[in-house]
C1' cells in the first nucleotide's frame, strides 16, 4: 500500500427477512437465615464505534472515517 473480519449494558456475547434491543455473569434491593453465602424475585444500567445516505421506519442496507485483529506485498 491493498484485501478481509470485528466494534451492541461494567465484562463476555446473541440479535433470523429492515418493524419499539436481549441472554449470562456482575451491581443494587428484597426473599431466606441467628448471621453470611447459596437459592428465589425484582430493579437499575445502552445516543448499538463516529459522521452522512437510502427508507414511512436502520443494530441490520450503502458510503466515508476511527480503533483493534488477521492475510498478501
Nucleotide at each position: 500500500g491493498u484485501c478481509c473480519c470485528a466494534a451492541u449494558a461494567g465484562c463476555g456475547c446473541a440479535g433470523u427477512c429492515g418493524g419499539u434491543a436481549g441472554c449470562g455473569c456482575g451491581u443494587c434491593a428484597g426473599u431466606c437465615u441467628c448471621a453470611u453465602a447459596a437459592u428465589c424475585u425484582g430493579a437499575a444500567g445502552g445516543u448499538c464505534g463516529u459522521g452522512a445516505g437510502u427508507u414511512c421506519g436502520a443494530g441490520c442496507c450503502u458510503c466515508a472515517c476511527u480503533u483493534g485483529g488477521g492475510g498478501c506485498a

RNAcentral holds the sequence, with entries from Ensembl Metazoa and Rfam. A computed fold for a 73-nucleotide RNA from Tetranychus urticae, annotated as transfer RNA. Rfam family: tRNA. Rfam classes the family as a transfer RNA. Lineage of the source: Eukaryota > Ecdysozoa > Panarthropoda > Raphignathae > Tetranychus.